[in-house]
């Protein structure tokens, strides 16, 4: 980790119609209306990954300007353009859990039953 055995284990209809079986109680099949979630199955949040960026932010480069500073080429501020980004932002993208969700399946007497406990074995 999976299976086997034993034990515990919830929810929801004593539903209706018709056919068949039956002396009857009732059983069974089909259809219909409601209901349940814990066989099984569906869906996806944050996060992560990827992509994008004509918006924002950060950094660098070039050019221009200045009632500033320093003193001969620099600092600072602003603007235009370009580049970059473990940034923000965006995406009918990917991944992404359940006892949540949907009620497909299943169930609505029993049976089954998630899960839990125990047992002896098996595999890694």
């Nucleotide at each position: 980790c999976a299976a086997c055995u034993c034990u515990g284990g919830a929810a929801a209809g004593u539903g209706g119609a018709c056919g068949c079986c039956g002396u009857g109680g009732g059983g069974u099949g089909u259809c219909c209306c409601g209901c349940c979630g814990a066989c099984g199955g569906u869906g996806a949040a944050a996060g992560c990954c990827g992509c994008g960026u004509u918006c924002c932010c950060c950094g660098c480069c070039c050019g221009c300007a200045g009632c500033u500073c320093c003193c001969c080429g620099g600092a600072c501020u602003g603007c235009c353009g370009g580049c970059g980004g473990c940034g923000g932002c965006g995406c009918u993208g990917g991944u992404g859990a359940a006892g949540c969700u949907c009620u497909c399946a299943g169930g609505u007497c029993a049976a089954u039953g998630a899960c839990a406990g125990a047992g002896g074995g098996g595999g890694a």